[in-house]
Context: one part of a larger RNA
Molecule: small-subunit ribosomal RNA, 3' major domain
Organism: uncultured bacterium
């Protein structure tokens, strides 16, 4: 000078506690992990900050693992020599498949010397490695933490390490600002500048909209651009105004006006550093290692196993409910190897046909909770849907290991969950559906979108974390 204390201030802050609401822990299932098993169950991640994590999607491929069959200048790159005129494509044989054999088809330019390109053969230089080391590294990322801190120049003080500034009195979300002060200034952070959203004005008016006019089953059409909306530009909020408090300051409290009030709400943005934190398997890379194999290729299997343990979720346990009938209201997205209306057909998943649409035009598309009517009458039930049987649909060379979905039948556990533990302060929690990425197919995950829409916060004694002295 730091760090630490089951030291202090009786300092400050945070869904940290408290006050509330809903969960997890009990059940079934999904998913990840440990363990065990296995020929292999590839490998990484490990308190918070590993465990629906990398993986925005393992039937083959992916794939790195295992078994078996093959190749050795190699699946990929550059160079040398020789040969050929092709290569590609198609067919046949063979194979579990790759590999291999045969046949058909089959180059360009030219000064005719040759050149280009491609394939094959040969030789070696080399290729190749998801092999090791994240404790050799770059880059990237997590975390403390969007916490308010971390420093420097000059000056001054101290023998010096260092201190001062940055402490103190107030104040703030903030080292934010004010006042004081041997300090005076400055930098990285804070804030603002960026994006979305909330109000208004203006420009524009189709594919969007419809007040008035005509008109209709229908904003379908004529017409219009007022309104909604779309997307460009602007305005608006600054403690600006008033009152009170305060030190005449910063600032705080209340009020007016206003769509919005004291940071309006949300996002992006992450200081100096900490954890030899994570990643050599995104990529790059030093060193080490393999080189007829630790490289390459193919078929099949495995990553999907299952006495068990844990994490994260989903569905429930019902009447604020389940089921049935006929009705209403979104936002944000996606669509050409695509989205598909309508019609026909099937109980259904779907199938056949196919209008329209590279989309403010057409389609996905039905929003669902909700409201209305009817039924059930508190039961392991008309709750719950696991598991299983049969019959099917779709994708795809191919659904046995190992896909999703449909119909009929079957109808398990579960009656609100011990110790313990998690999230959330407002359009939030809770609850309801919709879309997208990945993707041939395959979400209860993830990322977004809107609908309905609460309760509580006295307060800082205590638990946890952080800041200052």
């Nucleotide at each position: 000078u730091g760090a630490c204390g089951g030291g202090g201030a009786c300092c400050c802050c945070g869904c940290a506690c408290a006050a509330g609401c809903g969960g997890u822990g009990g059940a079934a299932c999904a998913u990840g992990u440990g363990g065990u098993u296995u020929a292999a169950u590839u490998g990484g991640a490990a308190g918070c900050a590993a465990c629906g994590c990398g993986a925005a999607g393992a039937a083959c491929c992916u794939u790195a693992c295992c078994a078996a069959g093959u190749c050795u200048u190699g699946a990929c790159a550059u160079c040398c020599g020789g040969a050929u005129g092709a290569c590609c494509g198609g067919a046949a044989c063979u194979u579990a498949a790759c590999c291999g054999u045969u046949c058909c088809u089959u180059c360009c330019c030219u000064u005719c010397g040759g050149g280009g390109c491609a394939u094959c053969c040969g030789a070696g230089a080399c290729a190749g490695g998801u092999g090791g080391u994240g404790c050799a590294u770059g880059g990237u990322u997590g975390u403390c933490g969007u916490c308010a801190g971390c420093u420097c120049g000059u000056g001054u003080c101290g023998u010096g390490a260092g201190a001062u500034g940055u402490u103190g009195g107030g104040u703030u979300a903030a080292g934010u600002c004010c006042c004081g002060c041997a300090a005076c200034g400055a930098g990285c952070g804070c804030a603002a500048c960026c994006c979305c959203u909330g109000u208004c004005c203006u420009u524009a008016g189709u594919a969007g909209c419809c007040a008035g006019c005509a008109g209709u089953c229908a904003g379908a059409u004529g017409g219009g651009c007022a309104c909604u909306c779309u997307a460009g530009g602007g305005a608006g909020a600054c403690u600006g105004c008033c009152g009170g408090g305060g030190a005449u300051a910063a600032c705080c409290c209340g009020g007016a006006g206003g769509a919005a009030g004291g940071c309006g709400g949300g996002g992006a943005c992450g200081a100096c550093g900490u954890c030899a934190a994570a990643u050599c398997a995104u990529c790059a890379u030093g060193c080490c290692c393999c080189u007829u194999a630790u490289g390459a290729u193919u078929u099949g299997g495995g990553c999907u196993a299952c006495a068990c343990a844990c994490g994260u979720g989903c569905u429930a346990u019902a009447a604020u409910g389940g089921c049935g009938u006929a009705a209403a209201c979104a936002a944000a997205g996606g669509g050409a190897a695509g989205c598909a209306a309508g019609a026909g057909u099937g109980c259904g998943a779907g199938c056949u046909u196919g209008a329209g649409c590279a989309a403010a035009u057409c389609c996905c598309a039905a929003a669902a909770a909700u409201a209305a009517c009817g039924u059930c009458c508190c039961a392991g039930u008309u709750c719950g849907g696991a598991c299983u049987g049969c019959a099917g649909u779709c994708u795809g060379c191919a659904a046995c290991u190992c896909g999703a979905c449909u119909g009929c039948a079957c109808g398990a556990a579960g009656c609100u969950g011990g110790a313990a533990u998690c999230g959330c302060u407002a359009g939030u929690a809770a609850u309801c559906g919709c879309a997208g990425a990945u993707c041939a197919g395959a979400a209860u995950g993830c990322u977004g979108c809107g609908g309905u829409g609460a309760a509580u916060a006295c307060g800082u004694u205590c638990c946890c974390g952080g800041g200052u002295c």